c-di-GMP-I riboswitch aptamer from a Chloroflexota bacterium, 87 nucleotides, folded computationally. The coordinates come from a structure-prediction model, not an experiment, and the mean pLDDT is 82. It was read from a public genome assembly, where an Rfam model found it. NCBI's taxonomy places the organism under Bacteria, Bacillati, Chloroflexota.
Parts: sequence; C1' cells; structure tokens
RNA sequence: ACCUCGAAAAGGCAAACCCACUGCGAGGUGGGGGCGCAAAGUUAUGGAUCUGCGAGUGAAGCGAGUGCAGACCGCCAGACUGCCGAA
Repeated sequence: ACCUCGAAAAGGCAAACCCACUGCGAGGUGGGGGCGCAAAGUUAUGGAUCUGCGAGUGAAGCGAGUGCAGACCGCCAGACUGCCGAA
C1' cells in the first nucleotide's frame, strides 16, 4: 500500500412527523426534527414496490398486454468512489 473486517477517535448522513414550494400522481426541493445508518455517498444496470395512460365488454361493474411513460437506491443486489485503522 492492498484485501477482509469494524473496536476506538474525528466527523458525516438523516427516518417518521410538521411547515413552505412543486408535480395529474407515485414523489421531489428547502427549513425544522432524529428513527436509525460503515457507505443511509453516487449510479436507474437487474429485480421488487409504487404512480399515470388505458384497449375490450359495456347498464353498472370487470379490467388487457414480460404495453408505454415515470417514481423510488434508507427495498434487495450490481458498478464506481470514499474517512479511520484496534482485534
């Protein structure tokens, strides 16, 4: 130095909820707030979940397609990067 690992230390992020703004919506942004997190940093690459569109039948209702467009990494993985250094 690197890999694995996660004691200590310095720090970091920030759930639910509330307020404001924004979006058809899932959601997002900012402030407050802390449930927690060794990547709770980035990435939509694979899956999961969620939203919108909506054929067909047609009185209601039912509701198609590994369909199209999105959302979401603090759901699980993959990829990239990163602080410290005990056992």